[in-house]
RNA sequence: GACAAAGGCAAAGCCCGAGCAAUUGGGCGGCGCAAAGCCACGGGUCCAGCCAAGGCUGGAUAGCCGGGUUACCGAA
Numbered sequence: 001g002a003c004a005a006a007g008g009c010a011a012a013g014c015c016c017g018a019g020c021a022a023u024u025g026g027g028c029g030g031c032g033c034a035a036a037g038c039c040a041c042g043g044g045u046c047c048a049g050c051c052a053a054g055g056c057u058g059g060a061u062a063g064c065c066g067g068g069u070u071a072c073c074g075a076a
Stems, first nucleotide, its partner, number of pairs: 001073001008033002013028006031063001037069003041066003044061007
């Protein structure tokens, strides 16, 4: 970041499973994505528990944002 090339990932929904839950794994599917690869470091949001109602602890979300790190192509 291109009216390029080769590809990649995979929203919602449906089916099967895990989890108290948020959510998540697999299959079908394809909304979209130049990092929609990976990382929970900071913030946000969500879930569970506790609470003296100040907040705390644990969990989730990377397709919420920032940041870190790795990667294909090579026009302007």